[in-house]
RNA sequence: AUGAUAUGGACGCUUAAUUCUCGUAAGGAGAAGCGGGGGAACGAACUACAGGGGUGAAACAUCUUAAGAAGGGUUACCUUACGACCCGAACCCAUCAACUAACCUCGUAAGCGUAGUAAGGAUGUAAA
Numbered sequence: 001a002u003g004a005u006a007u008g009g010a011c012g013c014u015u016a017a018u019u020c021u022c023g024u025a026a027g028g029a030g031a032a033g034c035g036g037g038g039g040a041a042c043g044a045a046c047u048a049c050a051g052g053g054g055u056g057a058a059a060c061a062u063c064u065u066a067a068g069a070a071g072g073g074u075u076a077c078c079u080u081a082c083g084a085c086c087c088g089a090a091c092c093c094a095u096c097a098a099c100u101a102a103c104c105u106c107g108u109a110a111g112c113g114u115a116g117u118a119a120g121g122a123u124g125u126a127a128a
Base pairs, nucleotide, nucleotide: 011113012112013111014110018032019031020030021029022028033108034107035106036105037104038103051096052093053092054091055090060068071087072086073085074084075083077121078120079119080118081117082116
């Protein structure tokens, strides 16, 4: 100097998945914030059996594979554009649910490490 492993911390990214309080400080309980589901009328629409539906960007087509593709993300103040680099899964309900006020109810996990250019704006500086 380089590489690998382990631990701790800061910052950042996908995502709703963050913060705080109490406690027997083990198991746990609660609140705020954010997010999901169920659930009238009116109007409109759909299904009717191996169907139907939900979360999600992850539709769609196909005998299979592969490759695509609607769509989605990052590029470190914000937005936009260009360029570059990526994702385009998985799981759940169980015969049943459109929308939907009141109302009811659930989740708050997991996985990672990008930093190029330009314009406009914001912040900051005595000024830059």

This is a predicted structure of a 128-nucleotide RNA (c-di-AMP riboswitch aptamer (ydaO/yuaA leader)) from a Syntrophomonadaceae bacterium. The source organism's lineage runs through Bacteria, Bacillati, Bacillota, Eubacteriales and Syntrophomonadaceae. The sequence was found by an Rfam model in a public genome assembly.